[in-house]
Context: one part of a larger RNA
RNA sequence: GCCUGCGAGUCAGUGGCGUGUGGCGAGGUUAACCCGGGUGGGGUAGCCGUAGCGAAAGCGAGUCCGAUAAGGGCGUCUGUGUUGAAUAAACACUGUAGUCGCGCGUUCUGGACCCGAAGCGGGGUGAUCUAGCCAUGGGCAGGGUGAAGCGCCGGUAAGACGGUGUGGAGGCCCGAACCCACCAGGGUUGAAAACCUGGGGGAUGACCUGUGGUUAGGGGUGAAAGGCCAAUCAAACUCCGUGAUAGCUGGUUCUCCCCGAAAUGCAUUUAGGUGCAGCGUUGCGUGUGCGUGCCGGAGGUAGGGCUCUGGAUGGCUGAUGGGCCCGACAAGGUUACUGACGUCAGCCAAACUUCGAAUGCCGGUACGUUGAGCGUGGCAGUGAGACUGCGGGGGAUAAGCUCCGUGGUCGAGAGGGAAACAGCCCAGAGCAUCGGCUAAGGCCCCUAAGCGUGCGCUAAGUGGGAAAGGAUGUGGGACCGCGGUGACAACCAGGAGGUUGGCUUAGAAGCAGCCAUCCUUGAAAGAGUGCGUAAUAGCUCACUGGUCAAGUGGUUCCGCGCCGAUAAUGUAGCGGGGCUCAAGUGCACCGCCGAAGCCGUGUCAACAUCAUGUUAGCCCGUCGUGCCCGAGGGGGUGCGGCCAGGUGUGGUGUUGGGUAGGGGAGCGCCGUGCAUCCGGUGAAGCGGGCCCGUGAGGGACUCGUGGAGGGUGUGCGGGUGAGAAUGCAGGC
Numbered sequence: 001g002c003c004u005g006c007g008a009g010u011c012a013g014u015g016g017c018g019u020g021u022g023g024c025g026a027g028g029u030u031a032a033c034c035c036g037g038g039u040g041g042g043g044u045a046g047c048c049g050u051a052g053c054g055a056a057a058g059c060g061a062g063u064c065c066g067a068u069a070a071g072g073g074c075g076u077c078u079g080u081g082u083u084g085a086a087u088a089a090a091c092a093c094u095g096u097a098g099u100c101g102c103g104c105g106u107u108c109u110g111g112a113c114c115c116g117a118a119g120c121g122g123g124g125u126g127a128u129c130u131a132g133c134c135a136u137g138g139g140c141a142g143g144g145u146g147a148a149g150c151g152c153c154g155g156u157a158a159g160a161c162g163g164u165g166u167g168g169a170g171g172c173c174c175g176a177a178c179c180c181a182c183c184a185g186g187g188u189u190g191a192a193a194a195c196c197u198g199g200g201g202g203a204u205g206a207c208c209u210g211u212g213g214u215u216a217g218g219g220g221u222g223a224a225a226g227g228c229c230a231a232u233c234a235a236a237c238u239c240c241g242u243g244a245u246a247g248c249u250g251g252u253u254c255u256c257c258c259c260g261a262a263a264u265g266c267a268u269u270u271a272g273g274u275g276c277a278g279c280g281u282u283g284c285g286u287g288u289g290c291g292u293g294c295c296g297g298a299g300g301u302a303g304g305g306c307u308c309u310g311g312a313u314g315g316c317u318g319a320u321g322g323g324c325c326c327g328a329c330a331a332g333g334u335u336a337c338u339g340a341c342g343u344c345a346g347c348c349a350a351a352c353u354u355c356g357a358a359u360g361c362c363g364g365u366a367c368g369u370u371g372a373g374c375g376u377g378g379c380a381g382u383g384a385g386a387c388u389g390c391g392g393g394g395g396a397u398a399a400g401c402u403c404c405g406u407g408g409u410c411g412a413g414a415g416g417g418a419a420a421c422a423g424c425c426c427a428g429a430g431c432a433u434c435g436g437c438u439a440a441g442g443c444c445c446c447u448a449a450g451c452g453u454g455c456g457c458u459a460a461g462u463g464g465g466a467a468a469g470g471a472u473g474u475g476g477g478a479c480c481g482c483g484g485u486g487a488c489a490a491c492c493a494g495g496a497g498g499u500u501g502g503c504u505u506a507g508a509a510g511c512a513g514c515c516a517u518c519c520u521u522g523a524a525a526g527a528g529u530g531c532g533u534a535a536u537a538g539c540u541c542a543c544u545g546g547u548c549a550a551g552u553g554g555u556u557c558c559g560c561g562c563c564g565a566u567a568a569u570g571u572a573g574c575g576g577g578g579c580u581c582a583a584g585u586g587c588a589c590c591g592c593c594g595a596a597g598c599c600g601u602g603u604c605a606a607c608a609u610c611a612u613g614u615u616a617g618c619c620c621g622u623c624g625u626g627c628c629c630g631a632g633g634g635g636g637u638g639c640g641g642c643c644a645g646g647u648g649u650g651g652u653g654u655u656g657g658g659u660a661g662g663g664g665a666g667c668g669c670c671g672u673g674c675a676u677c678c679g680g681u682g683a684a685g686c687g688g689g690c691c692c693g694u695g696a697g698g699g700a701c702u703c704g705u706g707g708a709g710g711g712u713g714u715g716c717g718g719g720u721g722a723g724a725a726u727g728c729a730g731g732c
Stems, first nucleotide, its partner, number of pairs: 001732006011110003015107010027048003033042003052059002062074004077095001079093005113251002116248001120241006131215009140205001142174003145170001149166006178202003182199005217233001219229003254666006264277005278382002280379007289369009303355001304353002309349003313345004321337001322335004385410010415426003430603004435599003441593003444577003450590001452589006463579001469563002473560010490547005496520003501515003526541001530539002604656012621642009667721001669718010685705005690699003
């Protein structure tokens, strides 16, 4: 890893609530217990209901608070008929629904759907590992150093002291055994759950070691590392409390049918949990809701605007204040300072508004609309949302960012398109079909359908990534100049004089700078456009004549292109091939392809409706009919039909994506009651084939194997369905 088996919403309670069904019904029901063969018969204590109010005593259609007959709280039944003036009162009739079983849904208390902690407490077991200690034993090759003391000699007054021998001290030195574990390499599913190899440290000591003993779990022991206490230690191991608890993770087993969410608000020692509300489903009740058109309303957003509140630019005017002058004071003069108010022009605002939409909202009305609305009961799930369009806040007018509002999609949605691609575009899948039409998007080949038609544009492979900015790219439009009285470009020639204008300056002569910018000659020529010089000079331009000959300049708008354009495996910014009067692009047009959309055909189911068949039973109404009471009006009662509900068949119409979840209908397994049937002429099981059902599944079809039990119908009861839980056990 695979296969087989096992493996998770159960049970209990005179529990709660609801629902289906049944008994009895203003009542319902027994419990313990007794009798008894008995599922049978007794047993009326108790419980629930029939009356409430009060904390209670208690009172009672009332009661409580209260001094109260006030006031208030909580309660006190409906309908019909007759009498009656009466909605007063009286009488009559009628209704008022509960309770006890059983099934189901859910909840409460229990382990309560299953598995899972780390842990907490109690009683025990451990010092054969290891830590310390106690008792008693054992071990340390060899070599080196040479303390004290002592002898002798020297020395001294005597010493001290020195020398030389002797001596053999030391947590002394080197180094095996022994003990340790500092470094490196290897090993790392190891040879080994701590090892191997080579180096390393101690090696007479606080040394190493054998044997026996001792200290025990909040305790020991510890030259202290939270170390060690049997491969376990910030509290050992074992059994028990124990199925601890787990707002957490994982798992939770057959089928079909109908509907179908949420990721929000408020609160929370709350934020991945929960309560209430919202949204789903289902039963009952009610008769509304929604969409569109029309009619009538409220409003202060977008936009606009500047009246108000504020911000803010310039001009005019110029109060006030400042400076200067004058002045004994007061006054006055002046000012290129300041700058209010006013005025003119142009602006800004979520917390400005003289104004003011579109939508949306409220009401009325008509039409459309079968799972729409509202109320109430049972049962939920959800309370992490995501992207996208639009309106905004935060951020940086960043984010696949974050927070709101309002739509959509995904979530829970398959199909077609976007190469691939939950959230984009198209479109909502009951099933079948070798039929048809379309949507988005496409139609040269890959690849279904047009190298479709007409008129343009693009030359950049632009298309097929990108900005500010730049440019005689190219097509089209508009406007303004100049032009056969000859323009534009090119070429030939002129481009002068006063004058070196004045100032400045060392110099300044058209050409450093400042000021002025005239006059003359003339076809024309600036007190000078640029280069240049120290300053001149020189070259050139504006401007003019000539040659030539027909267009030539500028501004602006629109279409498509160009540059700007640099990255890491290999083209790599059309899916690819490849594409240039296109297979790019603009406008117009005709076809076609294209989906689970729509249509056609067949078929299944649900719902609505119509027709028709059938059916237990109550009441009201009505029709027909029989009987009884009654003089009559009328009353009572029986039968049949209509009505309502269930169910079968047929027609028509609509609907049938679906997670959490709600509701409904079924299949299969084991056992059992009743009824019935099969079986040695072969039960179950197993293997092959054939057949049936929408499915779980089924076959009282057949062949083989097998060798003794099994099936069907209808009830009842559950240890009742496996693919997942790092599930458990076994096998391979």
Notes
This is a predicted structure of a 732-nucleotide part of an RNA (large-subunit ribosomal RNA, domain II) from an Acidimicrobiales bacterium. Rfam family: Bacterial large subunit ribosomal RNA. Rfam links the family to the GO terms ribosome and structural constituent of ribosome. NCBI's taxonomy places the organism under Bacteria, Bacillati, Actinomycetota, Acidimicrobiia, Acidimicrobiales. The full RNA is in RNAcentral, with records from ENA. Its mean pLDDT, the model's own confidence on a scale to 100, is 82.